A computed fold for an 87-nucleotide RNA from an Armatimonadota bacterium, annotated as c-di-GMP-I riboswitch aptamer. Model confidence (mean pLDDT): 87 of 100. Taxonomically the source falls in Armatimonadota (Bacteria, Bacillati).
[in-house]
RNA sequence: CCCACGAAAGGGCAAACCCAGGGCAACCUGGGGGCGCAAAGCUUCGGAGCCAUCCGGGACAUCUGGAGGGCUGGCCGGGCUGCCGAA
Numbered sequence: 001c002c003c004a005c006g007a008a009a010g011g012g013c014a015a016a017c018c019c020a021g022g023g024c025a026a027c028c029u030g031g032g033g034g035c036g037c038a039a040a041g042c043u044u045c046g047g048a049g050c051c052a053u054c055c056g057g058g059a060c061a062u063c064u065g066g067a068g069g070g071c072u073g074g075c076c077g078g079g080c081u082g083c084c085g086a087a
Base pairs, nucleotide, nucleotide: 005085006084012037013036017032018031019030020029021028022027035074041080042079043078045077046076047075048072049071050070051069053067054066055065056064057063
């Protein structure tokens, strides 16, 4: 120094919930908050989940199939990048 790994230190991010705003919705943005996170940094490439619309099925249900669109990167995998250095 690299790979693997995750002790310590410094710092970082920020779930639920609350407030304000945006969106039909999923959800997003800002402030408070702090459950957690060593990639909880970035990326919809694969899968998964969710939303509204449209077209079907149906036992008309808070059900189900499909189409194109949207959302979640804090659902998982892949890709790219990255701080520190004990065992």